[in-house]
Context: one part of a larger RNA
RNA sequence: CGCUGGAGCAUUGAAGGGAGUCGACUCUAGUACGAGAGGACCGAGUUGAGCAGACCUCUGGUGUAUCUGUUCUCACGCCCGUGGGAAACGCAGAGUAGCUACGUCUGUCGCAGAGACACGCUGAAAGCAUCUAAGCAUAAAACUGACCCUAAGAUGAGUGCUCCCUAUUAGGCCGCGGCCAGACUAGCCGUUUGAUAGGUGUUAAGUAUAAGGUUCGUAAGGACUUCAGCUGAGACAUCCUAAAGGCCCAUC
Numbered sequence: 001c002g003c004u005g006g007a008g009c010a011u012u013g014a015a016g017g018g019a020g021u022c023g024a025c026u027c028u029a030g031u032a033c034g035a036g037a038g039g040a041c042c043g044a045g046u047u048g049a050g051c052a053g054a055c056c057u058c059u060g061g062u063g064u065a066u067c068u069g070u071u072c073u074c075a076c077g078c079c080c081g082u083g084g085g086a087a088a089c090g091c092a093g094a095g096u097a098g099c100u101a102c103g104u105c106u107g108u109c110g111c112a113g114a115g116a117c118a119c120g121c122u123g124a125a126a127g128c129a130u131c132u133a134a135g136c137a138u139a140a141a142a143c144u145g146a147c148c149c150u151a152a153g154a155u156g157a158g159u160g161c162u163c164c165c166u167a168u169u170a171g172g173c174c175g176c177g178g179c180c181a182g183a184c185u186a187g188c189c190g191u192u193u194g195a196u197a198g199g200u201g202u203u204a205a206g207u208a209u210a211a212g213g214u215u216c217g218u219a220a221g222g223a224c225u226u227c228a229g230c231u232g233a234g235a236c237a238u239c240c241u242a243a244a245g246g247c248c249c250a251u252c
Stems, first nucleotide, its partner, number of pairs: 001153001005164007015150004021049007033038001050108006059101004066094005071086006111145003118138001120136002171248004175191005196242003199238005205231003212225005
């Protein structure tokens, strides 16, 4: 821009894409078959491998500064207590959210149609025979459906519901606060009639018992106060801070 008023939501499915795998064991059944040794088809079930998709409850990984320990050094006048640096975490022990696999869940099941090789039925040409010439049936992970995804620019532009009712209304854009969205765009949410982000409070979770004080010990240290103190991303709450505002707008 189109789809012949505009807008929002929900749909049909022409078409396109994806998937499509392979074992083991049990029962049927030690049956059919076979002198025996051995040992099934068909069918039913269980459990795996591979591959794929999704997710983070569990089990783990990471988690560059969340907590703790600790060495050397520097600084805060000193002690104490802290902080800076130590090859872009000094080293070490843990670890929330997020992201993840080694983790969890699900799928690859079954079915229909058409039909190759093939096996057949009926059956003439050719009084017989013959699966084929007419006709009919069975039949492989391939094909067409079924299952999952996209999908009306399918210009053949489909369908349904609702709103607007001539009014700056419906709707949209920029800006601003943001996100589980994201390279940028885009998408989605919010914009004071507000919980959008930050802060704060409570809490989950992590770390592991802060400082100061008291006390025991000559001391290194220990105990109590104290499952304390501290804490990035999680949850809930709370307007304390920041979301000023500006603009466009058609047609029967």
Description: RNAcentral holds the full RNA, with entries from SILVA. Predicted 3D model of a 252-nucleotide part of an RNA (large-subunit ribosomal RNA, domain VI) from a metagenome.